This is a predicted structure of a 74-nucleotide RNA (transfer RNA) from a Candidatus Thorarchaeota archaeon.
The organism belongs to Candidatus Thorarchaeota, within Archaea.
RNAcentral holds the sequence, with entries from ENA.

RNA sequence: GGGCGUGUAGCUCAGCCAGGUAGAGUGGCAGGCUCUUAACCUGUUUGUCGUGGGUUCGAAGCCCACCACGCUCG
Numbered sequence: 001g002g003g004c005g006u007g008u009a010g011c012u013c014a015g016c017c018a019g020g021u022a023g024a025g026u027g028g029c030a031g032g033c034u035c036u037u038a039a040c041c042u043g044u045u046u047g048u049c050g051u052g053g054g055u056u057c058g059a060a061g062c063c064c065a066c067c068a069c070g071c072u073c074g
Stems, first nucleotide, its partner, number of pairs: 001073007010026004020057001027045006050066005
C1' cells in the first nucleotide's frame, strides 16, 4: 500500500439485510425483604449510534470521505 471485519449506555452486545419513538443483559443509585451481608423483588438512572459530509419529509441502518482497532494479501 490492497482486501475484509469491527466501532451503539460505565461494561458485554442486539438493532443495520428491508430508513419511521434507540434497546437487552450487567453495572450505578434508591427502596423492599433480612439481626446484618449476600441472594431475591420493585423502581430509577445513562447515548453528539467512531468523525465529517451527502441523499431523504425522516438516517444507527443507504451513499462518499476520513479516523481507530483487528484479521489477511503483497
It matches the Rfam family "tRNA". Rfam links the family to the GO term triplet codon-amino acid adaptor activity.
The coordinates come from a structure-prediction model, not an experiment, and the mean pLDDT is 80.